Bacterial RNase P class A from a Candidatus Atribacteria bacterium, 346 nucleotides, folded computationally. Of the family's consensus pairs, 97% are formed in the model. NCBI's taxonomy places the organism under Bacteria, Pseudomonadati, Atribacterota, Atribacteria. It matches the Rfam family "Bacterial RNase P class A". The family's RNA type in Rfam is ribozyme.
RNA sequence: CAGGCCGGCCGGGUAACCGCGGGCGUUCACGCUCGAGGAAAGUCCGAACUCCACAGAGCAGGGUACUGGGUAACACCCAGCGGGGGUAACCCCGGGAAAGUGCCACAGAAAGGGAAACCGCCUCCCAACCGGAGGGAAGGCUGAAAAGGUGAGGCAAGAGCUCACCGGACAACAGGUGACUGUUGUGCCUGGUAAACCCUACCCGGAGCAAGGCCGAAUAGGAAGGGACGAAGCUGCUCGCUGACCUUCGGGUUGGCCGCUCGAGGAACCGGGCAACCGGUUUCCCAGAUAGAUGGUUACCGUCCUUUACAGGAUACAGAACUCGGCUUAUAGGCCGGCCUGCCGA
Numbered sequence: 001c002a003g004g005c006c007g008g009c010c011g012g013g014u015a016a017c018c019g020c021g022g023g024c025g026u027u028c029a030c031g032c033u034c035g036a037g038g039a040a041a042g043u044c045c046g047a048a049c050u051c052c053a054c055a056g057a058g059c060a061g062g063g064u065a066c067u068g069g070g071u072a073a074c075a076c077c078c079a080g081c082g083g084g085g086g087u088a089a090c091c092c093c094g095g096g097a098a099a100g101u102g103c104c105a106c107a108g109a110a111a112g113g114g115a116a117a118c119c120g121c122c123u124c125c126c127a128a129c130c131g132g133a134g135g136g137a138a139g140g141c142u143g144a145a146a147a148g149g150u151g152a153g154g155c156a157a158g159a160g161c162u163c164a165c166c167g168g169a170c171a172a173c174a175g176g177u178g179a180c181u182g183u184u185g186u187g188c189c190u191g192g193u194a195a196a197c198c199c200u201a202c203c204c205g206g207a208g209c210a211a212g213g214c215c216g217a218a219u220a221g222g223a224a225g226g227g228a229c230g231a232a233g234c235u236g237c238u239c240g241c242u243g244a245c246c247u248u249c250g251g252g253u254u255g256g257c258c259g260c261u262c263g264a265g266g267a268a269c270c271g272g273g274c275a276a277c278c279g280g281u282u283u284c285c286c287a288g289a290u291a292g293a294u295g296g297u298u299a300c301c302g303u304c305c306u307u308u309a310c311a312g313g314a315u316a317c318a319g320a321a322c323u324c325g326g327c328u329u330a331u332a333g334g335c336c337g338g339c340c341u342g343c344c345g346a
Base pairs, nucleotide, nucleotide: 001342002341003340004339005338006337007336008335009334010333012301013300014299015298016297017296018295020035021034022033023032024031025030026029037317041328042327044326045325046324047323049208050207051206052205056239057238058237059236061204062203063202064201065200066080067079068078069077070076081094082093083092084091085090095199096198100197101196102193103192104191118140119139121135122134123133124132125131148166149165150164151163152162153161167188169186170185171184172183173182174181175180212258213257214256215255222249223248224247225246226245232242233241265284266283267282268281269280270279271278272277302315303314304313305312306311
C1' cells in the first nucleotide's frame, strides 16, 4: 500500500422567535425546570408486578439439550471441548440411531438384510462349446448413500484372511472439576433420518396494566336456555376439594383518581475474576401523555449528490404508552481500536 476478520461509537450543530405535555413556585398570569431511541420496532424468549376462593395427586401436553461458569431468570452472555469451513485473523454447528418402531424419492438385482441378480473371475464334471455343481464378494453397471480406505503379502480365484498406515469400536492406565484428550492393548460386528414416533435428564398453573383497585354518574329490571341427577371454581382429562350460580339476547352509563415511573437504575473511581460478571465508595435524577406532548419558521455551519463555476437539491431507520434483562430485524453517512494475509522499501 492492497485485500480481509472482529469489536466499539456518533448518527446533525448553534442562535432567535412562535408553540405543545409534565413538575415546582407564586402576585393567577407569568416565571423556572424537564421532555424519545439505539433500536422506543417485531412481540420471539425470560422475569418483576397484579388478579384468579393458588389444598393436593396422576396422566396428557409444552419447552430446553456438549462442558464449566455468570444471572432475579432465560432459548441470553462468557470461557472451554468436539465437528465442519477458511492460507490466516475468524466464522458456523452441538443429548441419544448398539432400547424399539417407522421412513429412505428417482435409478438400481438389492435401501437394511448380514443379502448379493446379471456380466466378468476361479475350481471341478465334460474330448470341447453349450450346460451343470461349487468357491468368492476383489472388478463392471445404479445411486446422495451398496457394509471400512490405500498399499503389500497371501490364494485356484479371492476376502481384515494376514501385515503397515489411516479410520472406527471396546478395555486398561494417565491428565483434566468436566465436555474431552493422550498412550498401550484387543479387534473390524454396528448406513442415514430424532424440526419422524420415541428414549434420557431438567424445567413448566392461567391470564395479562384493556392486569387490578377506588370514587362518581347511570340504573331495571326483563326474556330464553342450562344447573344439587352438581353451576362455577386460572389448562385438556381423571381423581380429590369447595359448593350456587352460569351462558346468550336486548337495554342503561361510559367521567375522574391510583397503578405510573427511584429502578435487578445511570456515571466515575477502587478491588476480585482470563472473561461474562460481582463487591465497595462517591455522585446524579433522567418523558409519563390518555385521542395521546416531544413541533414549526428563519439564519449560519456540517455531510452527501448534481454542476467547470455560480448555484440548486437532499439530509438514514424510525418514534415512548406498566417496567426491566435479552434476541432478532431496519438504519444515509461517518469515526475509532485490535488482528490476519499478500506485496514493496529500509